[in-house]
Context: one part of a larger RNA
RNA sequence: CUGGGCGUAAAGGGUGUGUAGGUGGUUAUGUACGUUUGUUGUGAAAGGUCUGGGCUUAACCUGGGAUGGGCAAUGGAAACGGCAUGGCUAGAGUUUGGAAGGGGAGAACGGAAUUGCGUGUGGAGAGGUGAAAUUCGUAGAUAUGCGCAGGAACACCGGUGGUGAAGACGGUUCUCUGGGACGAAACUGACACUGAGGCACGAAAGCGUGGGGAGCAAACAGGAUUAGAUACCCUGGUAGUCCACGCCGUAAACGAUGAGUGCUAGAUGGUGGGGCGGAAGUUUCAGCAUCGAAGUUAACGCGUUAAGCACUCCGCCUGGGGAGUACGGUCGCAAGAUUAAAACUC
Numbered sequence: 001c002u003g004g005g006c007g008u009a010a011a012g013g014g015u016g017u018g019u020a021g022g023u024g025g026u027u028a029u030g031u032a033c034g035u036u037u038g039u040u041g042u043g044a045a046a047g048g049u050c051u052g053g054g055c056u057u058a059a060c061c062u063g064g065g066a067u068g069g070g071c072a073a074u075g076g077a078a079a080c081g082g083c084a085u086g087g088c089u090a091g092a093g094u095u096u097g098g099a100a101g102g103g104g105a106g107a108a109c110g111g112a113a114u115u116g117c118g119u120g121u122g123g124a125g126a127g128g129u130g131a132a133a134u135u136c137g138u139a140g141a142u143a144u145g146c147g148c149a150g151g152a153a154c155a156c157c158g159g160u161g162g163u164g165a166a167g168a169c170g171g172u173u174c175u176c177u178g179g180g181a182c183g184a185a186a187c188u189g190a191c192a193c194u195g196a197g198g199c200a201c202g203a204a205a206g207c208g209u210g211g212g213g214a215g216c217a218a219a220c221a222g223g224a225u226u227a228g229a230u231a232c233c234c235u236g237g238u239a240g241u242c243c244a245c246g247c248c249g250u251a252a253a254c255g256a257u258g259a260g261u262g263c264u265a266g267a268u269g270g271u272g273g274g275g276c277g278g279a280a281g282u283u284u285c286a287g288c289a290u291c292g293a294a295g296u297u298a299a300c301g302c303g304u305u306a307a308g309c310a311c312u313c314c315g316c317c318u319g320g321g322g323a324g325u326a327c328g329g330u331c332g333c334a335a336g337a338u339u340a341a342a343a344c345u346c
Stems, first nucleotide, its partner, number of pairs: 003318004007300002012314001014201004021194003025088007033081002035077008049065006091191001092188004096183002103177007110154001115149007125136002162169002206247006215241002220236004258313006266291004271286006295302002319346003328339004
């Protein structure tokens, strides 16, 4: 390489968009590039093989025949694929109607709580723990009333409930804006699927510049614990956490399950539409869950949201360690990211 695989054994790219490429519904006509069939040429000799001959035999030498992946020329075939032309509407899309949503961006506003400050009451403790101590407090703490300031997060509703491609998204109102589902028709007429590179997005931490800083809290300091305790516990506490702009580009980025299409029993419960019905209910699409037919799996399990049965396209795996490392390249301010070996060893 082939073969076989990728939920948990090695293996699905973090996610989307889309270029090249690969693949592609239905029908008619044409073409003859692929495809298929016939003929011709070529396919040196030696070797191999079949059958004869010559050395007493064999090895060895020798005559003849057959075979030969393929390539070229030429004559046919036209089902399938391609190409060309013309149709179709079941795929895809557009218009339209009412409805759902923490989808995204910006602005304004709100109450509870923590902390701090001011002031009143009050007068000895408070805090913290397994127990303590560090710590705060007669310069009046803790507790409690009123007022002010500031930052961050939005209890209840809240739900295996919703939205988003993923990361993710939750107080209220307004403005701008993306996507999806359903219903009925009309329109376009294969416009589709996938997608190497590319481009965009991408939690947390981290970085740069400037703000902000209530609470929490790496580092750090102290108190305990302990044989020790560079920890777990306690008292403090700085980066950071927040905002704006710019980087970083990684996660157990998980459903550890790539995307699309078709097919293969159902039952139950939520969510959003539609039909029938006065209602109960029933039915039909779409989405989210639980259990299960057939089937599948090494088992666990999966099971119309497949890990079943098939097809198309992409990514990835090939014993453990060395190693996701070294070197080189690319990217980055840096941290580092990405691409990615070998010796050696079991």

A computed fold for a 346-nucleotide part of an RNA from bacterium symbiont of Euplotes sp., annotated as small-subunit ribosomal RNA, central domain.
It matches the Rfam family "Bacterial small subunit ribosomal RNA". Its family is annotated with structural constituent of ribosome and ribosome in the Gene Ontology.